[in-house]
Context: one part of a larger RNA
RNA sequence: CGUUUUGAUACUUGAGGGGAGUGAGGCCUAGUACGAGAGGACCGGCCUGAGGAAACCUCUAGUGUGCCUGUUGUCGUAAAACGGCAGCGCAGGGUAGCUACGUUUCUAUUUGAUAAGCGCUGAAAGCAUCUAAGCACGAAGCAAACCCCAAGAUGAGGUAUCUUUAAGAUCCGUCGUAGACUACGACGUUGAUAGGCUGGCAGUGUAAGCGCUGUAAAGUGUUUAGCUUACCAGUACUAAUGAUCAUAGUUGAGA
Numbered sequence: 001c002g003u004u005u006u007g008a009u010a011c012u013u014g015a016g017g018g019g020a021g022u023g024a025g026g027c028c029u030a031g032u033a034c035g036a037g038a039g040g041a042c043c044g045g046c047c048u049g050a051g052g053a054a055a056c057c058u059c060u061a062g063u064g065u066g067c068c069u070g071u072u073g074u075c076g077u078a079a080a081a082c083g084g085c086a087g088c089g090c091a092g093g094g095u096a097g098c099u100a101c102g103u104u105u106c107u108a109u110u111u112g113a114u115a116a117g118c119g120c121u122g123a124a125a126g127c128a129u130c131u132a133a134g135c136a137c138g139a140a141g142c143a144a145a146c147c148c149c150a151a152g153a154u155g156a157g158g159u160a161u162c163u164u165u166a167a168g169a170u171c172c173g174u175c176g177u178a179g180a181c182u183a184c185g186a187c188g189u190u191g192a193u194a195g196g197c198u199g200g201c202a203g204u205g206u207a208a209g210c211g212c213u214g215u216a217a218a219g220u221g222u223u224u225a226g227c228u229u230a231c232c233a234g235u236a237c238u239a240a241u242g243a244u245c246a247u248a249g250u251u252g253a254g255a
Base pairs, nucleotide, nucleotide: 001152007162008161009160010159011158012157016149017148018147019146022050024048025047026046027045028044034039051107052106053105054104055103056102060100061099062098063097067093068092069091070090071089072086073085074084075083076082110144111143112142117137119135120134168245169244170243171242172188173187174186175185176184193239194238195237196235197234198233199232200231202228203227204226209222210221211220212219213218
């Protein structure tokens, strides 16, 4: 821009397209059929899970550079506390998120038309013949069934609701389950969208100060403390101010 005429919001149909489709072992049937023996099944049933794929973070594990702790050197400070730099200085842990080495699920089953092939009936050709007429089977393949996209399917589909008092949409702002930008999604005072604050979960592991003990290093009590990022709630304290677009046609009181 189109979907030929009002403009929208939400939900859909599915022409068509894509994905998936894998493999192995064990047990039973059965040491049966078969075979002199050695060996050793079809069909059918049950179980395991290799490869592949998708989703997720409860568990396990990794990361976790604005979380906690220990500690070395040095600088700042009278000292302490605390902080800067040294690969996050190094080391021990670790929330959310992300992830696999983790978890869950799928890779199933059925139908239709067939290929090679196996047949039934059966003439041409008194026989025979799966074929000429007719009929029935038959594959991991084909078409469906399963998952995803899908009306630019220009053949441009459908349904419901709203709609000139516009419906609705956009810019702008606070943001994230989204993200390179855009887009998408949540919210904008009729408000929990983000920050702050409060509480919780969770992490670290018992702060500082003071008291006591010890000559001292230090220990110990207050104290399962203190601190705490992304998590979960509550709470308007702060910031969500404000602005714009919104076409057409018909009728015709009156002038």
The part of an RNA shown here (large-subunit ribosomal RNA, domain VI) has 255 nucleotides and comes from Candidatus Daviesbacteria bacterium RIFCSPHIGHO2_02_FULL_39_12. NCBI's taxonomy places the organism under Bacteria, Bacteria candidate phyla, Candidatus Daviesiibacteriota. Its mean pLDDT, the model's own confidence on a scale to 100, is 85. Rfam family: Bacterial large subunit ribosomal RNA. Its family is annotated with structural constituent of ribosome and ribosome in the Gene Ontology.